[in-house]
RNA sequence: GGCCCUAUCGUCUAACGGUUAGGACAUCGGCUUUUCAAGCCGGCAAUCCGGGUUCGAUUCCCGGUAGGGUCA
Numbered sequence: 001g002g003c004c005c006u007a008u009c010g011u012c013u014a015a016c017g018g019u020u021a022g023g024a025c026a027u028c029g030g031c032u033u034u035u036c037a038a039g040c041c042g043g044c045a046a047u048c049c050g051g052g053u054u055c056g057a058u059u060c061c062c063g064g065u066a067g068g069g070u071c072a
Base pairs, nucleotide, nucleotide: 001071002070003069004068005067006066007065010025011024012023013022018055027043028042029041030040031039048064049063050062051061052060
């Protein structure tokens, strides 16, 4: 340098182009307990960036950035 793959809450992971971006762990609050842990209930928190297509984009297209793989 060429080609390919990936990027979503703090972490991991879902989401035929459409109705609140869902779940687990973590965290916070409450219940329970003499206390802790466990358990139960509830809250907070995310689509890498810039364009395009579309009535509508996490999803499709183009470019970029970052990470990984492969060839030279």